[in-house]
RNA sequence: CUCGAUAAUAGCACACCCGUCGUGAGGCGGGGCCGCAAAGCCAGGAGUCUCCAGGUGCCCUUUGGGCAGGAGAUCGUCCGGUUGCCGAAG
Numbered sequence: 001c002u003c004g005a006u007a008a009u010a011g012c013a014c015a016c017c018c019g020u021c022g023u024g025a026g027g028c029g030g031g032g033c034c035g036c037a038a039a040g041c042c043a044g045g046a047g048u049c050u051c052c053a054g055g056u057g058c059c060c061u062u063u064g065g066g067c068a069g070g071a072g073a074u075c076g077u078c079c080g081g082u083u084g085c086c087g088a089a090g
Base pairs, nucleotide, nucleotide: 002090003087004086011036012035016031017030018029019028020027021026034076040082041081042080044079045078046077047074048073049072050071051070052069056068057067058066059065060064
C1' cells in the first nucleotide's frame, strides 16, 4: 500500500416517534429496532425523487400524461474527488 477479523477502542444512525424549518422531495435537534470500515466531507458524472412552468417541439393509450426546460433534494443508490481511527490473516 492492498485488505478488513466472532480483535480492541471510539464513532455514525435507516424505519418509526416527538419538536422545528420547508409548498414539497427533504433539512436540523432529541429518542431510536435496521444497518455502516469511510453510513466523514464535496452535488463533478449517472440514477432516483420534489416543486415550478405547461408557452414551444417530439411521443403516447390525447379534457390527460411522458420526455426535452428551470429551480431544488438525496453522498444510508452508484461512480469520482478528498481527509481519516485500529491492525489479525493474506
Predicted 3D model of a 90-nucleotide RNA (c-di-GMP-I-GGC riboswitch aptamer) from a Gemmatimonadaceae bacterium. The sequence was found by an Rfam model in a public genome assembly. Of the family's consensus pairs, 91% are formed in the model. The coordinates come from a structure-prediction model, not an experiment, and the mean pLDDT is 81.